[in-house]
Parts: sequence; structure tokens; C1' cells
RNA sequence: UGCGAGCAUAGUUUAGUGGUAAAACUAUAGCCUUCCAAGCUAUUGAUGCGAGUUCGAUUCUCGCUGCUCGCAA
Repeated sequence: UGCGAGCAUAGUUUAGUGGUAAAACUAUAGCCUUCCAAGCUAUUGAUGCGAGUUCGAUUCUCGCUGCUCGCAA
């Protein structure tokens, strides 16, 4: 560099589904504590970009970008 395969969801790690996206950790606030930590409660926050199909796309299709693996040079 080319070819093939896979992956992209919150600050991090993962679920999940064609019909308003879930959890844990983190963060913030409160309770508790002499204080801190731990624990409890609440809150905030996400579907890589573009196009297509569809009444409706995070999900299906195509392209692009990034990452990983394999093969060839």
C1' cells in the first nucleotide's frame, strides 16, 4: 500500500431494540459521620459522519472516517 473480516451506544466498561435507549462505575447535590472513606437517595449526561429504504432507523443497505485482526507485497 492492496484485499478480506470484525467493531464504533454517556467521561469509562458493557446491554438492547424497526416505534421516546438500559445498567454499573465516574461526576454533582443531599442524608449519615467530629472529619474523610464506605453506605443510602436524587440528578446530569450517549447511538462515529453522510446518503438510501421505511409512516418511522441507534437497529436494515451503501459510502466515508477511525480502531483491531488476518493475508499478500
Background
RNAcentral holds the sequence, with entries from ENA. The RNA shown here (transfer RNA) has 73 nucleotides and comes from Chorda asiatica. Its Rfam family is "tRNA". Rfam links the family to the GO term triplet codon-amino acid adaptor activity. The gene name in the source record is trnG-UCC.